Predicted 3D model of a 94-nucleotide RNA (Glycine riboswitch aptamer) from Kutzneria kofuensis. Its mean pLDDT, the model's own confidence on a scale to 100, is 76. Of the family's consensus pairs, 90% are formed in the model. Its Rfam family is "Glycine riboswitch aptamer". From the family's description: This family represents the bacterial glycine riboswitch. Rfam links the family to the GO term glycine biosynthetic process. NCBI's taxonomy places the organism under Bacteria, Bacillati, Actinomycetota, Actinomycetes, Kutzneria.

[in-house]
RNA sequence: ACAUCCCGUGCGGGAGAGUCCGGACCGGCAGGUUCGGCGCCGAAGGAGCAAAUCCUCCCCGGAACCUCUCAGGCACCAGGACCGUACGGGACAG
Repeated sequence: ACAUCCCGUGCGGGAGAGUCCGGACCGGCAGGUUCGGCGCCGAAGGAGCAAAUCCUCCCCGGAACCUCUCAGGCACCAGGACCGUACGGGACAG
């Protein structure tokens, strides 16, 4: 210095599911906030597990956009795994 890996930041893209019912508050209305109830979604986070895995057996370990829905979400906004791109930091083979 370059390739690769990890973390962070900016920009762009980014799905799903009730603007449900009732109460209270703010408000002229529209609408908003909050509490309770039922229904639903999975792609923040969280949790769970298979095979491969040493000669055999057992144990441990063992992923996810798979599963569970604790959390989160179900008009808009926000968030959003993941993808692209730019930059910063760290690690490191040749």